Predicted 3D model of RNase P RNA and transfer RNA as a complex of 420 nucleotides. Rfam match: Bacterial RNase P class A. Rfam describes the family as follows. Ribonuclease P (RNase P) is a ubiquitous endoribonuclease, found in archaea, bacteria and eukarya as well as chloroplasts and mitochondria. Its mean pLDDT, the model's own confidence on a scale to 100, is 77.
[in-house]
Order: sequence, then structure tokens, then C1' cells
RNA sequence: UGAGUCGGCCAGACAAUCGCUGCCCCGAACAGGGGGAGAGGAAAGUCCGGGCUCCGUAGAGCAGAGUGCCAGGUAACGCCUGGGAAGCGUGAGCUUACGAACAGUGCAACAGAAAGUAUACCGCCGCAAGGUAAGGGUGAAAAGGUGGGGUAAGAGCCCACCGCGCAGCUAGUAAUAGUCUGUGGCAGUGAAAACUCCACUCGGAGCAAGAUCAAAUAGGUUCCCGUUAAUGCUGCUCGUAUUGGGAACGGGUAGAUUGCUUAAGUCAGCAAGUGAUUGCUGAAUUAGAUGAAUGAUUGUCACCGCAAGGUACAGAACCCGGCUUAUCGGCUGACUCACCAC
RNA sequence: GGAGCAGUAGUUCAGCUUGGUUAGAACGCCUGCCUGUCACGCAGGAGGUCGAGGGUUCGAGCCCCUUCUGUUCCGCCA
Repeated sequence: UGAGUCGGCCAGACAAUCGCUGCCCCGAACAGGGGGAGAGGAAAGUCCGGGCUCCGUAGAGCAGAGUGCCAGGUAACGCCUGGGAAGCGUGAGCUUACGAACAGUGCAACAGAAAGUAUACCGCCGCAAGGUAAGGGUGAAAAGGUGGGGUAAGAGCCCACCGCGCAGCUAGUAAUAGUCUGUGGCAGUGAAAACUCCACUCGGAGCAAGAUCAAAUAGGUUCCCGUUAAUGCUGCUCGUAUUGGGAACGGGUAGAUUGCUUAAGUCAGCAAGUGAUUGCUGAAUUAGAUGAAUGAUUGUCACCGCAAGGUACAGAACCCGGCUUAUCGGCUGACUCACCAC
Repeated sequence: GGAGCAGUAGUUCAGCUUGGUUAGAACGCCUGCCUGUCACGCAGGAGGUCGAGGGUUCGAGCCCCUUCUGUUCCGCCA
């Protein structure tokens, strides 16, 4: 200098004017005035997990759903961190739904002799019966590889090395690893994002939860089910509580307060830890709307565009922790590779 | 807030059972024949990245994940 890898941060800036939604102060006041605050890294998708609230069938069994290498973190998780294994990359690094295919059932089209209990088309040997799986060919996949011995021809049939399985030993919390030791001639391919099996987890509903106050009225009519039943927050059975439940028609209300934002939160420092994270100390208070505010105009600068003009993705709705997806442009740290110069 | 359904040719739908060779049908479109001409009719043909991206698998419209679009239902009193 060029090419890359992994993180962290910002999300046009400043000023003026006019508005919008809460809050505080002055004020007798719902008049008027003043002050201060007002979207995000994803507020999104609603894909997971929790807090909070209500239901007391939260008990048992079956069914169902989810997760799936090991250890740790956490309120919890399907998240994160560290490690192992496998794969990709020259490398920094990256990716992984990574339990089980001798519990069982099913699948593998076409091609090919044969596709899962192996088999035999050509070939090789043999007079033949037959033997053979070395060679050919098919396929995504064909029952260890190389060399030697051996044989009628061959073959783990035998041997050496490599590979593989099993057991032990050593290291490690474990997954697992080993230039370790012994042993088996070598065996069943793939697929569980097919059913399934194994292990673990899971009560349901959700701020339209729930609480308080107010308003309104025809607390009505018809039909269906009902004590061997129905309903009680949602599969079934047992168990348990209550005595009603459902549909259609008709009628009424379409308000207010609360929940509501001070939090498993944020920032800084110190300490523990490889790290995720945790502990201690200190600081600040930082939207709370509900037919739903957070905007517009002008000027200067920055960036993009030839110019006119434009400023990424996108807008809170009870609150957090994650994941996923969208995102113009820019700043910054660590590291890798190549080339050049000293 | 919660629960579903759908996306396949220009249009309306099959195919989703149990993944298998080149995804079909009707209408529409194009060409030719028929006719004086048009329609009808007859013959032939074109037209599909199965909403998008990724994964599993030898192989995906079909299985799994992510995502986009459209659409439906559920609210108080009694």
C1' cells in the first nucleotide's frame, strides 16, 4: 500500500419561529403567563423466555408440544460464554436441528446382475457340475485400502502396515483425546428437517389481564342440552367445586380513574472470573399517549446527486431478557494474508 | 392482544396422500383449417424459477427454518 476477519459506537448538526402531548410553578380560575421533558437500534416480526395479573382441576395418568455434544452464566430461555467433535478457509476466523439406525415399522425413483435377509450380467477358473467377487460397467450409496504370500481362478483365506470396532490404561468435572496396551479378520449403507425410541421441560389465559367508580335497561322471548349431565380457561380419563350451560332474536352501554412506568434497568469506578456474568460503591431520573402527541417552515454547514432536489431502515401502546429481519452513510479498536521499503 | 387460512400458467383451480424421472386441467392467448367475413367448430402450439431466501436429502411444489403479501375470526352488560 492492497485485500480481508472479528468487535464497539453514531444514526445529519446548530439556531430561530409556529404548533402537538404530559409534568411543574405563579394564579381564585376550566382565563392567562412562565419553566422543563417528549421514539429506537431495531420501537418491527410476535419466534422464544420471564416479570406482573386473574382463574384453585396448578393433583395423578394418557395424549400433545418443545428441546437434544459437554460444562458454565442467568429470573428464565430454544439465548449467551467457554470447551469438544466434524466441515470450510493459506490465515485471522466462520458454520453446525451434533442423542439413538444391532427396540420396532416403513423408504431408497431411474440406472444397475444385485440396494439392505446381499447378489452374479460380462469376465476369470473348470471337460462339466460348479466355484469366484480380484477386473468391467451402474449409481448419491456396491460389504475395508496398499503390498506380499497363497490358489485351478480367486478371496482377510493368511501376513505386514494403514484404517475400523471393542475393552483397558492415562489426561480431563465432562463432552472427548492419546506416537499407550490388549483384542476382533472386519460386522448391518443412508436417512430420524419419515414414523418412532430415549432423556429433560411444559397448568391455562393474557393490560382487550385485573381493580374501583359511574351510566343504561325489557336482568326479556324462542329453541337445544342437563344430575349416568352441564359448567368452572380450552384434548381425554380419574379426582374436585358449583347447579346450570349453549344458540338465535330483541334491548342497553360505547364513560372515567387505576394498573403506567424507579427498573431482574442505565452510566462510571473498583474487585472476582479465560469469558458470558457477578459483587460492592457512587451518580442521574430519562415519553407515558389512548379516534392515540413527539411535527412543520426558514437560514448556515455536512453528505449524496450534472441539476431539480434529497437525508438509511423505520414510529412507543404493561414491562424486561434474547433471537430474527430491515438499514444511506460514517467513526473507531484488535487481528490476518500478500507485496514493497528500511 | 390472541387464533387460523391462502399464495402453483394471463385467470380459476388440481397436484400436498407415501418426496422420484419432463408439474397438469378448464377458460383465455397465438398459428393454421373451415367461412364471402366474424363467431362456433377442428387441428396444433406457446406460456410456470410452484410468493422470496436458506437448509435436510442422491433428489423438494411437497419436509424444516426465516421472511413477504393477502385474508378471516374472537371484545362489554344481560